[in-house]
RNA sequence: GAGCCGGCUGGGUGGCCGCGGUCCGAGUCGCCCUUCGGGGCGGGAGCGGGUCGAGGAAGGUCGGGGCUCCACAGGGCAGGGUGCUGGCUAACGGCCAGUCGGGGUGACCCGCAGGACAGUGCCACAGAGAACAGACCGCCGAUGGCGGGGCAACCCGCACAGGUAAGGGUGAAACGGUGCGGUAAGAGCGCACCAGCGGGCGGGGCGACCCGACCGGCUCGGUAAACCCCACCCGGAGCAAGGCCAAGCGUGGGACACGGGCUGCCCGCCCGCUCCUUUGGAGCAGUCCCCAGGUAGGCCGCUUAGAUGGAUGGCCACCCAUCCCUCGCAAGAGGGUGGACAGAACCCCGCCUACAGGCCGGCUC
RNA sequence: GCGCCCGUAGCUCAGUAGGAUAGAGCGGCGGUUUCCUAAACCGCAGGUCACAGGUUCGAAUCCUGUCGGGCGUA
Numbered sequence: 001g002a003g004c005c006g007g008c009u010g011g012g013u014g015g016c017c018g019c020g021g022u023c024c025g026a027g028u029c030g031c032c033c034u035u036c037g038g039g040g041c042g043g044g045a046g047c048g049g050g051u052c053g054a055g056g057a058a059g060g061u062c063g064g065g066g067c068u069c070c071a072c073a074g075g076g077c078a079g080g081g082u083g084c085u086g087g088c089u090a091a092c093g094g095c096c097a098g099u100c101g102g103g104g105u106g107a108c109c110c111g112c113a114g115g116a117c118a119g120u121g122c123c124a125c126a127g128a129g130a131a132c133a134g135a136c137c138g139c140c141g142a143u144g145g146c147g148g149g150g151c152a153a154c155c156c157g158c159a160c161a162g163g164u165a166a167g168g169g170u171g172a173a174a175c176g177g178u179g180c181g182g183u184a185a186g187a188g189c190g191c192a193c194c195a196g197c198g199g200g201c202g203g204g205g206c207g208a209c210c211c212g213a214c215c216g217g218c219u220c221g222g223u224a225a226a227c228c229c230c231a232c233c234c235g236g237a238g239c240a241a242g243g244c245c246a247a248g249c250g251u252g253g254g255a256c257a258c259g260g261g262c263u264g265c266c267c268g269c270c271c272g273c274u275c276c277u278u279u280g281g282a283g284c285a286g287u288c289c290c291c292a293g294g295u296a297g298g299c300c301g302c303u304u305a306g307a308u309g310g311a312u313g314g315c316c317a318c319c320c321a322u323c324c325c326u327c328g329c330a331a332g333a334g335g336g337u338g339g340a341c342a343g344a345a346c347c348c349c350g351c352c353u354a355c356a357g358g359c360c361g362g363c364u365c
Numbered sequence: 366g367c368g369c370c371c372g373u374a375g376c377u378c379a380g381u382a383g384g385a386u387a388g389a390g391c392g393g394c395g396g397u398u399u400c401c402u403a404a405a406c407c408g409c410a411g412g413u414c415a416c417a418g419g420u421u422c423g424a425a426u427c428c429u430g431u432c433g434g435g436c437g438u439a
Stems, first nucleotide, its partner, number of pairs: 001365009011319007019053007028043006055341001059352002062350005067238004079234005084098005099113001100111004114229002119227002121223003136168002138164003143161002145158005176194006195219002197216003201212004242300004252290005259271004272284005320339001323336005366438007375391004384422001393409005415431005
């Protein structure tokens, strides 16, 4: 000088004015009691005083849990989620430590990181061929074929059948790599080494996994953030949850008189409307009372911030950062500017996102 | 609070079981035609497929996380 990782902070002090909650006090209103002095209970607006009053993210509402109500024998299917290992946690897709893979010179960072011999699907273009493949060029043509030569064995030529996955070329990917042998040419066809896979073995680790030697030519494409398989987990809704009190109207049940009229008084008779056959009954309506559910509304849920139009703010002075100007060689002095993101609404644990700056610690090149 | 959907050119939209230069209409610019304009015809430009990271040979499309917008419902 360039970087990596972790943590903290998020203006401070004082004054004035203001806002919300709560407590106390005086006053006021209503009701009750009173020995008339007063006392008790309740109410809400205002007054005075005390006290408390945003965040690291209060945000996004992404994942969990508490709480509340509904549902629920047990098991399965469907649907959704999670997906290396161990631990922490009330729980989580969170955190810590590790393993493996990838990136970086490094500090360090990133990873939805189970299974592709359970099955199915897909792999464009290019290319001859794209999944237990393929003969375009090339190579060979041992064997068979054709032509020529030779007495014959056989030789030469052609590249027709055919063989060949070494070489070229295409592609993201072409069915291990290098070398030697081998062959007509070739090929794990054989061998040595390397790489991978599988198997059992020994050692280390709780485990994921790592290390070592051995055996088997076994050489097997990718994709599951395609369907799917495997393992584990998940009941639904959300504080407008939910609980308590409860007008008015209406539903249901019960009672039917005071009074009025004929008539001035007593007795008697009658008294809202409709229907049915008289006594009387039924229905509708009226007044009053009662029961249940429950709407409006209120209270609780609700919080040492706790609203239900939602408070936590503003101004001034000084200081601390920031930036600018002037003076000065510089140290510094004077003046001005002015502090990010953002704001609780049932609570809690995480994650993610936004953020002017400042401070501290460790580490790398 | 709960549930769902969308973001592609200046505008309106196609394209979504992944396949390459991402298209169409309107609009814009240039030209032809006309005395000029419109219309018509010809040509051209214009896109970080909202953003970031990942899976894959390959991403507008699949996955994850953000950002912005809209709708429904109590």
Molecule: RNase P RNA; transfer RNA
Organism: soil metagenome